Model confidence (mean pLDDT): 84 of 100. Predicted 3D model of a 71-nucleotide RNA (transfer RNA) from an Oscillospiraceae bacterium. The sequence was found in a public genome assembly.
């Protein structure tokens, strides 16, 4: 060149059309002589551009990117 698969908060990931969850991390109260632990609480997320649909993380398309395998 050429095929596949992957792309969601800071990190790991759930989520097959109908308000996007979970853990760990951060920052806040509580607690503590102080640290840690631990309970409540709040920030933060669909990789980019089109399509299809009333409705798209989800289906289709093109591009970007990482991994794999072929030449």
């Nucleotide at each position: 060149g050429c095929g596949g698969g992957c792309g969601u908060g800071g990190u790991u990931u759930a989520g097959u059309g109908g308000u996007a969850g979970a853990a760990c991390a951060u920052c806040a109260g509580c607690u503590u002589c102080c640290c840690a632990a631990g309970c409540u609480g709040a920030g933060a997320g669909u990789g980019c551009g089109g399509g299809u649909u009333c409705g798209a993380u989800u289906c289709c398309c093109g591009c970007c990117g990482c991994c794999c395998g072929c030449u």
The organism belongs to Oscillospiraceae, within Bacteria. Its Rfam family is "tRNA". It is annotated as a transfer RNA.